A computed fold for a 489-nucleotide part of an RNA from a candidate division WOR-3 bacterium, annotated as small-subunit ribosomal RNA, 3' major domain.
Its Rfam family is "Bacterial small subunit ribosomal RNA".
Context: one part of a larger RNA
RNA sequence: UGACGGGGGCCCGCACAAGCGGCGGAGCGCGUGGUUUAAUUCGAUGCUGACCGAAGAACCUCACCUGGGCUUGACAUGCCGGUGGUACCCCGCCCGAAAGGGUGGGGGACCCUUCGGGGAGCCGGCACAGGUGCUGCACGGCUGUCGUCAGCUCGUGUCGUGAGAUGUUGGGUUAAGUCCCGCAACGAGCGCAACCCCUGCCCUUAGUUGCCAGCAGCGCCCACGUGGCGGCUGGGCACUCUAAGGGGACUGCCGGCGAUGAGCCGGAGGAAGGAGGGGAUGACGUCAAGUCCGUGUGGCCUUUAUGCCCAGGGCUACACACGCGCUACAAUGGCGGCUACAAUGGGUUUGCGACCCCGCGAGGGGGAGCCAAUCCCCAAAAGCCGCCCCAGUUCGGAUUGCAGGCUGCAACUCGCCUGCAUGAAGACGGAGUCGCUAGUAAUCACCUAUCAGCUAUGGGGUGGUGAAUACGUUCCCGGGCCUUGUACA
Numbered sequence: 001u002g003a004c005g006g007g008g009g010c011c012c013g014c015a016c017a018a019g020c021g022g023c024g025g026a027g028c029g030c031g032u033g034g035u036u037u038a039a040u041u042c043g044a045u046g047c048u049g050a051c052c053g054a055a056g057a058a059c060c061u062c063a064c065c066u067g068g069g070c071u072u073g074a075c076a077u078g079c080c081g082g083u084g085g086u087a088c089c090c091c092g093c094c095c096g097a098a099a100g101g102g103u104g105g106g107g108g109a110c111c112c113u114u115c116g117g118g119g120a121g122c123c124g125g126c127a128c129a130g131g132u133g134c135u136g137c138a139c140g141g142c143u144g145u146c147g148u149c150a151g152c153u154c155g156u157g158u159c160g161u162g163a164g165a166u167g168u169u170g171g172g173u174u175a176a177g178u179c180c181c182g183c184a185a186c187g188a189g190c191g192c193a194a195c196c197c198c199u200g201c202c203c204u205u206a207g208u209u210g211c212c213a214g215c216a217g218c219g220c221c222c223a224c225g226u227g228g229c230g231g232c233u234g235g236g237c238a239c240u241c242u243a244a245g246g247g248g249a250c251u252g253c254c255g256g257c258g259a260u261g262a263g264c265c266g267g268a269g270g271a272a273g274g275a276g277g278g279g280a281u282g283a284c285g286u287c288a289a290g291u292c293c294g295u296g297u298g299g300c301c302u303u304u305a306u307g308c309c310c311a312g313g314g315c316u317a318c319a320c321a322c323g324c325g326c327u328a329c330a331a332u333g334g335c336g337g338c339u340a341c342a343a344u345g346g347g348u349u350u351g352c353g354a355c356c357c358c359g360c361g362a363g364g365g366g367g368a369g370c371c372a373a374u375c376c377c378c379a380a381a382a383g384c385c386g387c388c389c390c391a392g393u394u395c396g397g398a399u400u401g402c403a404g405g406c407u408g409c410a411a412c413u414c415g416c417c418u419g420c421a422u423g424a425a426g427a428c429g430g431a432g433u434c435g436c437u438a439g440u441a442a443u444c445a446c447c448u449a450u451c452a453g454c455u456a457u458g459g460g461g462u463g464g465u466g467a468a469u470a471c472g473u474u475c476c477c478g479g480g481c482c483u484u485g486u487a488c489a
Stems, first nucleotide, its partner, number of pairs: 001489002003486003007483007015473002019436005026327008034318002042053002064313007073128001077127007088107008110119003130302002133300003139296001141291003144287001146285001151190006157166003170181003196279004201247007210237003215234003218230004222225001250273001253267005329429001333388006345377003351370002355366004395426001400421007442465007
């Protein structure tokens, strides 16, 4: 000077408490350990691994295993030699699972040229290629974490023999090393904040594909009225909306507290207040943290194989153990019927598909429109009526049988979906443990990337309905500042 303390003081954070919903028990899905295996490829391992790399393992992917094959190689560059109906295209035959090996027939080029030839291509050879082989304890880059925490430093000066200190401590204040005051310090940098994006109010500009208040027309409905419905047409751009610009919030105003300060409390006005809500943004550094399997790259290793091609298998195994989820155990519910209201997104080198028909259905046949504010994908919970009457049930849906549908060369290993039948465990879960402070939790559905299809209950988004609680900081966990002890560095 740090680090540490079951030392002290001050202060934060869903850290505790208060409250709501879960996990831990069940079934299933996924990941992991373990075991098994010819192989179950590899990595990630307390917090910070375990729906993680995987935003898509039937083949491919693929790195693993078994077997079959190829070697200048699937790919790049250079050199040497050869080839001149060569490259390339098409059609066969033999071995074969294919890759590959062998063999026959037909068509048939390009560029330069001094017409000799040269180049490209192909064949042979050489130099080399190749490696998801090793080392993340050789690295770059990127990332996780402490932590969106309020800190980390520098120049000059001053103090100290020196390590170093001061500044950065102190009194207030703040979300903040935020600001004010004081002070041997005075300044400055990286961080904080602001500048950026979304959202909440208003204005301007613009009006199609969006909108329809008023006017006119048209169509439909009826209980015929000065009616209702349909933006359908004319028309209009007022409103909604869209998307570009601007305004708006600054403790600006008033009162109180405070030191006349920074600021704090209350009030007015306002769509909004004291950072309005959310995002992006992550200081010096820590963990020899993670990644050589994204890519790059030093070194090492391999080179008829640790490279390359192919077929099949494996990554999907299953006595178990753990993690993350989904569905439930029901009546604030289940089932049947009727009936409203979204937003984000996506859609043609074969997509989204209205609507009609067939099918109980998955789906099939036809097919308008849409290159998309135009057309399409397109709601559910909620609400109304009825049934169920507390039961392992009209709860729950695992498991299994049969019959089908779709994608794809191909669903045996190993896909998803539908119908009928079957109906398991489960009656709210031990010790313990997780999330959340408001349009949040809870709950309901929708969209989407990857993608032929899908093991998505995962990830990323969108809207609908919409709570409870916070006395307080003693205690648990993590952190900040000052101080104290130390035999630790």
Its mean pLDDT, the model's own confidence on a scale to 100, is 84.